[in-house]
RNA sequence: CUCUUAUCCAGAAAGGUGGAGGGACAGGCCCUGAGAAACCUUAGCAACCGGUUCCGGCUUUCACGCCGGAACGUCAGGUGCUAAAUCCUGCCCAUCCUUGCAAGAUAUCUUGCCAGGAUACGGGAAAGAUGAGAG
Numbered sequence: 001c002u003c004u005u006a007u008c009c010a011g012a013a014a015g016g017u018g019g020a021g022g023g024a025c026a027g028g029c030c031c032u033g034a035g036a037a038a039c040c041u042u043a044g045c046a047a048c049c050g051g052u053u054c055c056g057g058c059u060u061u062c063a064c065g066c067c068g069g070a071a072c073g074u075c076a077g078g079u080g081c082u083a084a085a086u087c088c089u090g091c092c093c094a095u096c097c098u099u100g101c102a103a104g105a106u107a108u109c110u111u112g113c114c115a116g117g118a119u120a121c122g123g124g125a126a127a128g129a130u131g132a133g134a135g
Base pairs, nucleotide, nucleotide: 001135002134003133004132005131006130007129008128013042014041015040016039017038021031022030023029025090026089027088028087043082044081045080048078049077050075051072052071053070054069055068056067057066058065086127091124092123093122094119095118096117097116098115100113101112102111103110104109
């Protein structure tokens, strides 16, 4: 870097170095000299992987092993994370509004289409992030 798969409305910050950016991208909206990014130290969150214990199943039986489930972070492990829902939206569907066009009816409406806009703690996708596995 690519592929597969799971999760993403919860949770958790202080100090030092540094000195202007950051929130992936675009638009919006935010954070930031009351100090951004990055790095370091310490602390914390969570429970993806690993670990420990227990239960059930498979193995003729025990052990080992394999499969499934539950509990434990007082479990000195590997990652990750510690503003805002992945900050919101983006593409499709849904609801509403508007310009234009067409058809029908008719003196102002109905329906359809294109385009634009708004709403959403509605659904799905895409993209992204992280874990695990593979290349």